[in-house]
RNA sequence: GGGCUGGUGGCUUAGUGGUAGAGCAUCUAGUCUAGAUAACAGAUGGUCCCAGGUUUGAUUCCUGGCCAGUCCA
Numbered sequence: 001g002g003g004c005u006g007g008u009g010g011c012u013u014a015g016u017g018g019u020a021g022a023g024c025a026u027c028u029a030g031u032c033u034a035g036a037u038a039a040c041a042g043a044u045g046g047u048c049c050c051a052g053g054u055u056u057g058a059u060u061c062c063u064g065g066c067c068a069g070u071c072c073a
Base pairs, nucleotide, nucleotide: 001072002071003070004069005068006067007066010024011023012022013021026043027042028041030040031039049065050064051063052062053061
């Protein structure tokens, strides 16, 4: 330098044109308990890497850029 894959809450990830879900973590003078770090219930938290374009509408499609991994030279 070139090819390919990926970038989504604190972490691991799903989703795929119609206002983003899960698990873990966190919080709770909630339920339970003699009590609780256990169990259950509820809640908070995401400019969907950045900038343009297409579209009535973009996390999703197109272009460029950045970053990470991998392969080739």
Transfer RNA from Sphaerobolus stellatus SS14, 73 nucleotides, folded computationally. The gene name in the source record is tRNA-Ser-AGA-17-1. It matches the Rfam family "tRNA". By type it is a transfer RNA. Model confidence (mean pLDDT): 81 of 100.